This is a predicted structure of a 95-nucleotide RNA (Glycine riboswitch aptamer) from an Anaerolineaceae bacterium. Model confidence (mean pLDDT): 79 of 100. The model forms 86% of the base pairs in the Rfam consensus.

């Protein structure tokens, strides 16, 4: 002396799958509730690798994701939405 970095917050950009089907409430159609079958992964949540640690050896323990499960959430818009961009503010940090 503040570069990069974390964390939030505001704005922007962001996929995917049935506006399914009965029943429901008003003129109607869609939501919210029940019930059913079919999908979808990019809130969130569980799982596991190499490797470490331990054990005489076993057993166990830590071990990540856009991977996998599909608990949750979602399949028209609109709400959300991982992530990626910019700003901004304290704090941490300090080339």
């Nucleotide at each position: 002396g503040g570069a990069a970095g974390u964390u939030a917050a505001u704005g922007g950009g962001a996929a995917g799958a049935g506006a399914c089907c009965g029943c429901g409430c008003g003129u109607u159609c869609a939501a919210a509730g029940c019930g059913g079958c079919a999908c979808c992964g990019a809130a969130g949540g569980g799982g596991c690798a190499a490797g470490g640690c331990a054990u005489u050896c076993a057993a166990g323990c830590c071990g990540a994701a856009a991977c996998u499960c599909u608990c949750a959430g979602g399949u028209a818009a609109a709400c959300a939405g991982a992530c990626c961009c910019a700003u901004u503010a304290a704090a941490c940090a300090g080339a």